The RNA shown here (glmS glucosamine-6-phosphate activated ribozyme aptamer) has 166 nucleotides and comes from Cytobacillus depressus. Model confidence (mean pLDDT): 78 of 100.
[in-house]
Formats: sequence, C1' cells, structure tokens
RNA sequence: AUAAAAAUGAAAGCGCCUGGACUAAUCCUCGAGCGAAGUGGAUUAGUUGACGAGGAGGAGGUUUAUCGAAGUUUUCGGCGGAUACCUCCCGGUUCAAAGCAAACCGUGAUCUCAUCUUUAAAACAUUAGGGCAACUUAAUGCACAAAGAGAUGGGAAUGCUAUGAA
Repeated sequence: AUAAAAAUGAAAGCGCCUGGACUAAUCCUCGAGCGAAGUGGAUUAGUUGACGAGGAGGAGGUUUAUCGAAGUUUUCGGCGGAUACCUCCCGGUUCAAAGCAAACCGUGAUCUCAUCUUUAAAACAUUAGGGCAACUUAAUGCACAAAGAGAUGGGAAUGCUAUGAA
C1' cells in the first nucleotide's frame, strides 16, 4: 500500500429509561366442578416515551433555554446534554481612521415601520416491508404555522480627545 473479516463512531429539539402505560411467553390466582375466554398478580424478554421551524466569536457561571403544529389518550414522569440567559474578554455599528466612554449587537455584527422571501414536519390518506404481538421502517399523495432571519424601501441612531472630509 492492497484485499478480506470484525468492532466502534454517526445525534444537539438531541440522546437515554430505574417510574408509568402497553405487548408476549411462563407460572400462580378468582368463578358450584372441569376447561376456553376473561379478572388480579409474579417472573423474564420487549414496545412506547416531542412533530418540525429557528438558533454557535471565546471563557466562566446558571437551568423547567426560543417558536409554533398536533391533540377525547402518556407530546405522562424522570435523567443527561444543548446553539438560551447572565458576567467578563474579543470583535462590529453609531461620516472616515485611532483612543476612552455609552447604547445596541455577534462576523450577513444598531433599532424601528411596510412589503416580499425564507420547500414546515408530524398528523391524515394510500402502498410496500419488519415483528407472534405491543409497535416500527420506507415510499407516494395532500395540506396547514409561529418566532427568528434575509432582501428592498422609509424613519431614527453618540459624547470627549487630537486630525481629516463635507
């Protein structure tokens, strides 16, 4: 370096499961007797446990970290993580380059108004697989958000220091 085999990793609205719910097998239990089904319970093995949109300068800290969709039912409950928030540092904007301070921000780096853009996904329907089952995977069809962001146009955006431009 090549070939073969095995193992591990892949995720960040993300992962996990000691509760709950549900399934299967076995055993026990309840009915006047036997048995089926069923009731209640135990053990073992499983299933389920949030649908997308948006979101990252660095360090530290904190914890129920933004937005909507769905819904007779668990999208219950819990744990961990996290791009959230706070502080500091760094950086950007406020005519230009620099320093100090202030406000607002985060590299597409101020706020605000209007318009436009930014494929929602699950759900639902159909079909094809996997599993004894709970359940699960994929394809196709059909819709429907909010927040945030971007573009264009309008409006509003500092003081001081020594300069420059107008």
The sequence is in RNAcentral, with records from Rfam.
The source organism's lineage runs through Bacteria, Bacillati, Caryophanales, Bacillaceae and Cytobacillus.
Rfam family: glmS glucosamine-6-phosphate activated ribozyme aptamer. Rfam describes the family as follows. This entry contains a glucosamine-6-phosphate activated ribozyme that is found in the mRNA for GlmS. GlmS is an enzyme that uses fructose-6-phosphate and glutamine to generate glucosamine-6-phosphate. The ribozyme catalyses self cleavage of the glmS mRNA that is thought to regulate GlmS activity. The family's RNA type in Rfam is riboswitch.